[in-house]
RNA sequence: AGAGUUUGAUCCUGGCUCAGAGCGAACGUUGGCGGCGCGCUUAACACAUGCAAGUCGAACGCGAAAAGACUUCGGUCUGAGUAGCGUGGCGCACGGGUGAGUAACACGUGGGUAACCUACCCCUGGGUCUGGGAUAACAUGUCGAAAGACGUGCUAAUACCGGAUGAGACCACAGCUUCUUCGGGAGCAGGGGGAAAAGGUGGGGACCGGAGACGGCCUACCACCUGGGGAUGGGCCCGCGGCCUAUCAGCUUGUUGGUGAGGUAAUGGCUCACCAAGGCUAAGACGGGUAGCUGGUCUGAGAGGAUGAUCAGCCACACUGGUACUGAGACACGGACCAGACUCCUACGGGAGGCAGCAGUGGGGAAUUUUGCGCAAUGGACGAAAGUCUGACGCAGCGACGCCGCGUGUGCGAUGAAGGCCUUUGGGUCGUAAAGCACUGUCAGUUGGGACGAAAACUUGCGGGUUAAUACCUCGUAGGCUUGACGGUACCAGCAAAGGAAGCACCGGCUAACUCUGUGCCAGCAGCCGCGGUAAUACAGAGGGUGCAAACGUUGCUCGGAUUUACUGGGCGUAAAGCGCGUGUAGGCGGUUUGGUAAGUCGUAUGUGAAAGCCCUCGGCUCAACCGAGGAAGUGCAGCCGAAACUACCAGACUUGAGUUCUGAAGAGGUUGGCGGAAUGCGCAGUGUAGAGGUGAAAUUCGUAGAUAUUGCGUAGAACACCGGUGGCGAAGGCGGCCAACUGGGAAGAUACUGACGCUGAGACGCGAAAGCGUGGGGAGCAAACAGGAUUAGAUACCCUGGUAGUCCACGCCGUAAACGAUGAGUACUAGGUGUUGCGGGUAUUGACCCCUGCAGUGCCGACGCUAACGCAUUAAGUACUCCGCCUGGGGAGUACGGCCGCAAGGCUAAAACUCAAAGGAAUUGACGGGGGCCCGCACAAGCGGUGGAGUAUGUGGUUUAAUUCGACGCAACGCGCAGAACCUUACCGGGGUUUGACAUCGAUGGAAUUCCUGAGAAACCAGGAAGUACCUCCUUUUGGAGGACCUGAAGACAGGUGCUGCAUGGCUGUCGUCAGCUCGUGUCGUGAGAUGUUGGGUUAAGUCCCGCAACGAGCGCAACCCCUGCCGUUAGUUGCCAGCGGAUAAUGCCGGGCACUCUAACGGGACUGCCGUCGUCAAGACGGAGGAAGGCGGGGACGACGUCAAGUCCUCAUGGCCCUUAUGCCCCGGGCUACACACGUACUACAAUGGGCGGUACAGAGGGUCGCUAGCCUGCGAAGGUCAGCCAAUCCCAGAAAACCGUCCUCAGUUCGGAUUGCAGUCUGCAACUCGACUGCAUGAAGUCGGAAUCGCUAGUAAUCGCGGAUCAGCAAGCCGCGGUGAAUACGUUCCCGGGCCUUGUACACACCGCCCGU
Repeated sequence: AGAGUUUGAUCCUGGCUCAGAGCGAACGUUGGCGGCGCGCUUAACACAUGCAAGUCGAACGCGAAAAGACUUCGGUCUGAGUAGCGUGGCGCACGGGUGAGUAACACGUGGGUAACCUACCCCUGGGUCUGGGAUAACAUGUCGAAAGACGUGCUAAUACCGGAUGAGACCACAGCUUCUUCGGGAGCAGGGGGAAAAGGUGGGGACCGGAGACGGCCUACCACCUGGGGAUGGGCCCGCGGCCUAUCAGCUUGUUGGUGAGGUAAUGGCUCACCAAGGCUAAGACGGGUAGCUGGUCUGAGAGGAUGAUCAGCCACACUGGUACUGAGACACGGACCAGACUCCUACGGGAGGCAGCAGUGGGGAAUUUUGCGCAAUGGACGAAAGUCUGACGCAGCGACGCCGCGUGUGCGAUGAAGGCCUUUGGGUCGUAAAGCACUGUCAGUUGGGACGAAAACUUGCGGGUUAAUACCUCGUAGGCUUGACGGUACCAGCAAAGGAAGCACCGGCUAACUCUGUGCCAGCAGCCGCGGUAAUACAGAGGGUGCAAACGUUGCUCGGAUUUACUGGGCGUAAAGCGCGUGUAGGCGGUUUGGUAAGUCGUAUGUGAAAGCCCUCGGCUCAACCGAGGAAGUGCAGCCGAAACUACCAGACUUGAGUUCUGAAGAGGUUGGCGGAAUGCGCAGUGUAGAGGUGAAAUUCGUAGAUAUUGCGUAGAACACCGGUGGCGAAGGCGGCCAACUGGGAAGAUACUGACGCUGAGACGCGAAAGCGUGGGGAGCAAACAGGAUUAGAUACCCUGGUAGUCCACGCCGUAAACGAUGAGUACUAGGUGUUGCGGGUAUUGACCCCUGCAGUGCCGACGCUAACGCAUUAAGUACUCCGCCUGGGGAGUACGGCCGCAAGGCUAAAACUCAAAGGAAUUGACGGGGGCCCGCACAAGCGGUGGAGUAUGUGGUUUAAUUCGACGCAACGCGCAGAACCUUACCGGGGUUUGACAUCGAUGGAAUUCCUGAGAAACCAGGAAGUACCUCCUUUUGGAGGACCUGAAGACAGGUGCUGCAUGGCUGUCGUCAGCUCGUGUCGUGAGAUGUUGGGUUAAGUCCCGCAACGAGCGCAACCCCUGCCGUUAGUUGCCAGCGGAUAAUGCCGGGCACUCUAACGGGACUGCCGUCGUCAAGACGGAGGAAGGCGGGGACGACGUCAAGUCCUCAUGGCCCUUAUGCCCCGGGCUACACACGUACUACAAUGGGCGGUACAGAGGGUCGCUAGCCUGCGAAGGUCAGCCAAUCCCAGAAAACCGUCCUCAGUUCGGAUUGCAGUCUGCAACUCGACUGCAUGAAGUCGGAAUCGCUAGUAAUCGCGGAUCAGCAAGCCGCGGUGAAUACGUUCCCGGGCCUUGUACACACCGCCCGU
């Protein structure tokens, strides 16, 4: 210090969320030790029990008992003047608890008290004389259950009362000095009045009283009375400061003041009587809500914000409410009285009680401890003291509640063990970790030693003080004696022993940390974004890792981050935000200049700002936490002194701000009255006839009772064409015919005057479009509502015909608008250019213009600057100042409630619950639009032929089935995978079998391989038998041995899977699309996404080329390079060819010969807008022409940019993961893939005469052929069969091309069209044609007479039509892939449909219009 989250991406605005720190915490998991702290935040709820305030015999009276001793047995003495009771004194107002109440002089801070008090304590002056009467305890009696009460009698005092004295104090009178807030205060002196006291104890020479005890007297101490002073503590008053709410705006009768009196320690309406009518309030009275305040604490860079546990100061309270008494002090926590609620006792008559003291109980709650020890220390009350009392306090116990510290070992140790996890199977990792070896000894354990905290008091000696005193008392000093709850604790030492001591959270991003398995939008996670639908680093477990650590997480709360309330430090054109506009009150702010004052301001020193805390330094516990000492700080407040620039105030001056006067000019500024013409409607009259009107088209409507149209006249109301203009006026709303009257404002020019008179403006007041409301008029046109007609699925709408409020006038309300420049008002400053309106100056002119220039207004374009950008830019959204208004995420909601206003409608003011992780602004790139521009394509149009109807074939859906294997589904699935399912194929079904397997590698054993036969069986397969002993390599003399190929084959590793996932993939393919596009580098522009380049002007089939240009280049595409074809040449000349020559034949390149031609097949040439003309920007190029076989890409093919469709394919192949393993593998037979009510796609054949049948007769190209093509001949009607020549092919064969052409028949019919279907008979292939092949012959002769809505192909050698070949293949082609023959029509054109390209525009779309989204 920031980060995540709105978007496809970007910048901004803006909210939400996180990382930090903290806590009196709680909860979950875990838990070794110690130190120091802390511990009912909730029910100020109720409380059993014990304790928490007494003490003094040195103020006083009474006065036991137990026990002991003695005894004359009656008692006496000791205990003991003790315990106890009471009078009296002091204390009980402190200490301790709590935070209910309180918004207040309660608290804080600084002052005042000249308006006051202060027991005990300290200093000081004076004094303490003399009398008296009671009373409690006690005794006795009575009442009562008790608590307790009453009567009678006795008695003391430091209890009470009278008298005396009284310097001074107090009261009234009166004088002087001094101070003063002018009220009075302080001091000095005068005479007058009333008012004091108490004794106790210790000691003691002389003297006195007394019989004595003892007392007087003296002395010391303590106590007492009365003054003065101090200290301490308080009372009261004042300035200032610190919560929310205006949806609380008015409050107040003891209220405000006065006079007098009462009351108090004291001022005061504190109380009372009388008089006056005041007092407070927008700087927030009164009311409501909440709350003890502070030092501090937490957080924060700070300013702030939050908080007020522990500790400390103040206040308030003590069951609730009220009241006083006593007292120095209380309206009194452990006092009193009254009332109330509650609890308890009761003999029912009546009584008792108050834990917010310490423990403890119940209850509440997420939650907070022991009915402990001790007065040893510190402090307090009483006492002369010893001492007593003290739940204050000191300690201990419980609780990881917090902070701090320590430990759970240390070193060496690689076969990197075992095991776990992962793995690409090689290994990696846990991991020097463990084991093992060697050490150490903190804590815990055990044994022993063992504190500090303790100084006093008391006592003895010595010294000082007091005194008549060597006594007593007191102070100091030295010695002695005694005192510890904690605690046998801290601490120290010994012993043994690695032995007893680690968990929790997290690991998708933020945020450090990754893999496997399970799960499969399930279970679950989640602070925000978000994960999970079969390969989850996000769920759960594991391994590993990260972070903290005796803790770790979670929850809650506070501050921070949040400059997200902005003082420091924000905004308001479009993100939330300028009041609709003006006048103006309070307030805020305010021109030049002189003098003064010193309130603000600034400075020096002073007082205060408690302690603790924070900070610094030093020190004490081994360190730290903790604690001690000193310092600093405490930004504040107060009075004093000083300064005088600025602000303020007082006095004076000025003219530039503001205002006033005069002159001419501009204007839809406002109000009132009058006038005018055009138009519309209506009325009357004329002409005139069938329609008019209205619409996209119609209808409702009007019209033969005369409309519309047209002419004339009349009437009524409303509005004012042209001029008219980003022209004018007005504060805004708004204002438009002409004339007149009244009236407001602004600008220009000129002169003089006033002398800061100004700006803004909370409230307030006024104005305020349209609609609406009230009363009364008016009403032509228009026109909500309403009615009808249309439109439509509907149409409560848009369109049409009517039509009422209303629109108009007068008066009165309403008070709102996208009342907008979405931009408050004012002042000053900061480049220009160009229009326009008003007024002026200069120059010029006869004059109007033109030109230069000033002021005021109103527009456009632009610099600096500003802005998130868009944009604004002297009319600021720039630079500054002043004042006002307003904003703080979206929704809920400008709503509810309350208040105010209104006749009503409604307006103004204005929330919350709940809910979301966004809602937004500007700009960018795309996509889209029934937006625009330009352009292309058999896209439409123009044509030709089809499909959709029929029959059949084929594919698909559906259905059926044991199975009808699977895939493909808009274009881009459907004669597709399948270039060919009878078995096989085959993946499906049924049945029969098989388990290292049909196939691969390793493999013990046996054997050549192999061939044949027999039996069972549907076959697979099983059983048996026979023949066969080979071949290669090596060793060896031979015999022979070993190995290899091959067969068999146990066990096991493994094979196998057309099982799943094409949404895990590779590869291949389809599609947009052969569309002209898609990008990059550098530069430049932009905060950025991005833009530029690639846009623009032309041109092209083309991002093709040219020109221009902040771009310059480049890449992938286009084109070209490749192949076929069209012309020519060269080379070559068999199997091809045959012009010329020769030969042969019935005929034929048949033969000799030849290679000219055709052809074959290799290499070249040829075409490039090259030439001419016109157009075009001197371009690119277009058009026309010449030449040419071919002309502007000659025709065709191959070739497919970045990408899109999670397109298709795991069943071609490859492949991750998952699944099966005597089966989801493998083998076999049979069946199925060929089913059939239906539906669709693609084809074939037709419906006929441009045809069909028959006969005759021409002309191709490209292919294929030895498991083959097969000539010829023979047989058969034919399919074909028989036989065999030739051909491994420019040689032979398939092979007859067909349409065409010639001739003839048919004559419009379900036919001599059409051929389905069916019967019979055959042929061929094949192990086998039943399910289920093709073909042939004869017979049969269905539908169909050109096809609804709709829809497809094709632009030239194309469509159409005709046949031929090939792949697959034993056989099977109407499919597919090729080949040639014949050979058209049409294109005006780009409005429309579909698809596409470029530019531009709008967008709330980005899964991108098959989007988004609204209402019900």

Record summary
Predicted 3D model of a 1416-nucleotide RNA (small-subunit ribosomal RNA) from an uncultured delta proteobacterium. Its Rfam family is "Bacterial small subunit ribosomal RNA". The sequence is in RNAcentral, with records from ENA and SILVA.